Large-subunit ribosomal RNA, domain VI from a metagenome, 270 nucleotides, folded computationally. The coordinates come from a structure-prediction model, not an experiment, and the mean pLDDT is 89. The full RNA is in RNAcentral, with records from SILVA.
Context: one part of a larger RNA
């Protein structure tokens, strides 16, 4: 921009894409078969590999925004306690998120038309013949079935709901132009944001408010803070104390910020 008034939702599915794999073991059954040796079809069950999709409860990884240990050096006047720099100084752990080597799931199964192949009936051609008329069976393949997208499917679909019911003038008389009034439903700008994201888009919210931050509580992680007291010549230990601190998590709470507002969209529709 189109989809023939505008708008918000919910659908249909033309069409497109994806998937499609397979081993081993067991049962049937040591059966059929076979002199023995050996050893099935058909049918059923279980367990794997690779591949794919989703996810993070558990197992792990990461986690330079969390906690702790520790070396050198410098600073805060000193002790103590902290902080800076040294690859995050080094090291031990670790929440959320992300993630695989982890967890869960998938290939199934109907149906239809067929290939090779195999049949029924059956003439031409008194026979024969699966074929000439007619009617069957038959594959991991084809169409469907399963998953995803999908009306720009210009053949532009369908359904539901919502909104708009003025006046005047001009001419080239047209789906015309201009002036005044009017400005709906709905949308956008803007702001607070997001398990959404390059931008855009999408999604949530904007005081009739839990959208983000803060705060409170909880959880998680770290591992017994500082100060003080006691013991020891001291390094230290013990007690207060599972203490203190705690990111991205959860719940609650208007304290802060989402203010005020502006714009688009018209007037009943070839």
């Nucleotide at each position: 921009c189109g989809u023939u008034g505008g708008a918000a939702a919910a659908u249909u599915g033309a069409g497109a894409g994806g998937a499609g794999c397979u081993g081993c073991u067991c049962u049937u059954a040591g059966u059929a078969c076979g002199a023995c040796a050996g050893g099935a079809c058909c049918a059923g069950a279980g367990u794997g590999g690779a591949c794919g999709u989703a996810c993070c409860u558990a197992u792990g990884g990461u986690g330079u925004u969390c906690c702790g240990g520790u070396u050198g050096u410098a600073a805060u006047g000193c002790c103590a306690a902290u902080u800076g720099c040294a690859u995050c100084g080094c090291c031990g752990g670790g929440u959320a998120g992300c993630u695989a080597u982890g967890u869960a799931c998938g290939g199934a199964u109907a149906g239809g038309a067929u290939a090779a192949c195999u049949g029924c009936u059956g003439a031409a051609a008194g026979c024969a013949u699966a074929u000439a008329a007619g009617c069957g069976g038959g594959a991991a393949g084809c169409c469907g079935a399963c998953c995803u997208c999908a009306a720009g499917a210009u053949u532009a679909a369908u359904u539901u709901u919502c909104c708009c019911u003025u006046a005047g003038a001009a001419u080239u008389u047209a789906a015309u132009u201009c002036u005044a009034c009017u400005a709906a439903a709905g949308g956008c700008c803007c702001g607070u944001u997001g398990a959404a994201g390059a931008u855009u888009a999408c999604a949530a919210c904007g005081u009739u408010g839990a959208u983000a931050g803060g705060c409170a509580g909880a959880g998680u992680g770290u591992g017994u803070a500082a100060g003080c007291a006691u013991u020891g010549u001291a390094a230290a230990a013990u007690g207060u104390u599972g203490a203190g601190c705690u990111a991205a998590u959860c719940u609650g709470u208007a304290c802060u910020a989402a203010u005020u507002g502006g714009c688009c969209g018209u007037g009943a529709g070839u």